Predicted 3D model of a 76-nucleotide RNA (transfer RNA) from a Candidatus Pacearchaeota archaeon. It matches the Rfam family "tRNA". From the family's description: Transfer RNA (tRNA) molecules are approximately 80 nucleotides in length. It is annotated as a transfer RNA. RNAcentral holds the sequence, with entries from ENA.

Formats: sequence, structure tokens, C1' cells
RNA sequence: GAUCCUGUAGCUCAGUCUGGUUUAGAGCGCUGGUCUUAUAAGCCAGAGGCCCGGAGUUCAAAUCUCCGCAGGAUCA
Repeated sequence: GAUCCUGUAGCUCAGUCUGGUUUAGAGCGCUGGUCUUAUAAGCCAGAGGCCCGGAGUUCAAAUCUCCGCAGGAUCA
């Protein structure tokens, strides 16, 4: 330098292919409760993300297009 992939909750990811109802779920973690002599486990409840940034298309964008940023892979 070229091509491709990834970016969504504290962490690991789903959802994007095929745009749509209320601007998004799971596991782990966190907080509170319950249980226990106590801790862990189990059970119940809760908090936490407008989806890497910007622009565009559209009635409508996490999802499509473009330009950036960050990380990774392959080739040279």
C1' cells in the first nucleotide's frame, strides 16, 4: 500500500442477511430481598446501552449507502 472482517450494557455476544409496532435482548457480573448459624449455590426483583463518530437515502435506520476513527486477518 491492497483486500476483507469486527465495533451494541462493566465483560462475552445475539439482533443487521429480509429497515417497521413500545428508540434493543441473553449469559456472566453488579444492587436489593429471600433462604442459611454464616458464606456460597438456588429463588425473586431491580439498575445499567438511544447501538464507534459524522453525513446521506427513506414516512421510518442499530440495520441500507458514503466518509472517517479504532482493533484484527490475509497478501505485497